[in-house]
Context: one part of a larger RNA
RNA sequence: CAAUACUGAAGGAACUAGGCAAAUUGCAUCCGUAACUUCGGAAGAAGGAUGGCCUAAUAUGGGCAACCAUAUCUAGGCGGCACAUAACAGGGGGUAGCGACUGUUUAUUAAAAACACAGGACUCUGCAAAAUCAAUAGAUGAAGUAUAGGGUCUGACGCCUGCCCGGUGCUGGAAGAUUAAAAGGAGGGGUGCAAGCUCUGAAUUGAAGUCCCAGUAAACGGCGGCCGUAACCUUGACGGUCCUAAGGUAGCGAAAUUCCUUGUCGGGUAAGUUCCGACCUGCACGAAUGGCGUAACGACUUCCCCGCUGUCUCCAGUAUUGACUCA
Numbered sequence: 001c002a003a004u005a006c007u008g009a010a011g012g013a014a015c016u017a018g019g020c021a022a023a024u025u026g027c028a029u030c031c032g033u034a035a036c037u038u039c040g041g042a043a044g045a046a047g048g049a050u051g052g053c054c055u056a057a058u059a060u061g062g063g064c065a066a067c068c069a070u071a072u073c074u075a076g077g078c079g080g081c082a083c084a085u086a087a088c089a090g091g092g093g094g095u096a097g098c099g100a101c102u103g104u105u106u107a108u109u110a111a112a113a114a115c116a117c118a119g120g121a122c123u124c125u126g127c128a129a130a131a132u133c134a135a136u137a138g139a140u141g142a143a144g145u146a147u148a149g150g151g152u153c154u155g156a157c158g159c160c161u162g163c164c165c166g167g168u169g170c171u172g173g174a175a176g177a178u179u180a181a182a183a184g185g186a187g188g189g190g191u192g193c194a195a196g197c198u199c200u201g202a203a204u205u206g207a208a209g210u211c212c213c214a215g216u217a218a219a220c221g222g223c224g225g226c227c228g229u230a231a232c233c234u235u236g237a238c239g240g241u242c243c244u245a246a247g248g249u250a251g252c253g254a255a256a257u258u259c260c261u262u263g264u265c266g267g268g269u270a271a272g273u274u275c276c277g278a279c280c281u282g283c284a285c286g287a288a289u290g291g292c293g294u295a296a297c298g299a300c301u302u303c304c305c306c307g308c309u310g311u312c313u314c315c316a317g318u319a320u321u322g323a324c325u326c327a
Base pairs, nucleotide, nucleotide: 001322002321003320004319005318006317007316008315010313011312014311019308027051028050029049030048031047036041038156052078053077054076055075056074057072058071059070060069061068062067079083091306092305093304094303096301097300098298099297103115104114119154120153121152122151123150124149125148131140132139133138157293158292159291160290162223163222164221167220168219169216170215171214172213173212176211177210178209182205183204187200188199189198190197191196224242225241226240227239228238251285252282263279264278265277266276267275
């Protein structure tokens, strides 16, 4: 000097990206226990008291009895610095975000807000089902039968889920247009004396598809601009105009989304780019690519408080093992 344990005056997070690490708490009995809530919870909430041993009493159970066991918010006493005496053995509370939850995951840098999930919706499928594997045969689906099976999206629960079918997709329609092979064969070419052989070939007929006509957004997706206007000012319920398939509804909003931005106001601090509550000027939220809430839950993330501490002010010491010196 390092590692691993342990102790520490006064202070107690001043450390730090961040209480990382450490410390605190820890058991049993009794008392006591808030908001909120899906009435189950939250909850071991929080917080407080007691605990050893001896003597006696009472109660209950067992025993023929002597007595034994358990309990006592019954009484008295004894010892220690310390009585859950060692070991084992929750720190707690508040706020917000995300995800409902238990679960799953990058074997070897990520455990999460990612995946899954119960629930919801759309869609395909009538059974020799759809879908999938397979050259065929055959198999799974399923020894199932639409309360079933496949695919896609969303993701408990509560309140809800607005407008747009112009584009792309899907479904349906079939009058017309277009259109392949094929049918058709006017006409033309080669050859031949000819019959013929051979090559080419217009009109016309001709499916699905496409064009076309509808439907469909919990299908892929999309959801405007400019100008003026109220008796201070500001704002603009109101009016005009252009464009569009339609111009963003409810709810939320500087947000896991806000560039300008440390926005502005309020709260917390002596002091707060974070945090919480508001405002709305949403660069560039928004409704199953779900919107907004939400009790419970979380080795998730943010901020605050109490307790606690060598994280720190500021380091010191002890033990062990190394390192170092000598043999």